[in-house]
Molecule: transfer RNA
Organism: Candidatus Magasanikiibacteriota bacterium
RNA sequence: GGGCAAGUGGCGGAAUUGGCAUACGCGCAUGGCUUAGGACCAUGUCCCGUAAGGGUUGAGGGUUCGACUCCCUCCUUGCCCA
Numbered sequence: 001g002g003g004c005a006a007g008u009g010g011c012g013g014a015a016u017u018g019g020c021a022u023a024c025g026c027g028c029a030u031g032g033c034u035u036a037g038g039a040c041c042a043u044g045u046c047c048c049g050u051a052a053g054g055g056u057u058g059a060g061g062g063u064u065c066g067a068c069u070c071c072c073u074c075c076u077u078g079c080c081c082a
Base pairs, nucleotide, nucleotide: 001081002080003079004078005077006076007075010026011025012024019065027045028044029043030042031041032040046055047054048053058074059073060072061071062070
C1' cells in the first nucleotide's frame, strides 16, 4: 500500500428482510433472609425533563414516513496479502 471483519449502557452481549434501542447475563443500589456474611429472593439500575416528551448505537454526512440495520467519507481495533 491492498483486501476482509468488528465498534451498542459500568462489563459481556441481543435487537439483521429497515419498524418498541439497551432483551438476557454480570456488576451495582435498596430491602428481605442471616448472629454476621456468602448463597438465595424482591424491586430498581443510559441522559435531559415536574410531566408530556426528547436525546442516545465509534465520528460526520446521505437515503427513507421511519436507520443499530442501507450508502459515502473518516477514526480505532483485529486478521490476511504484498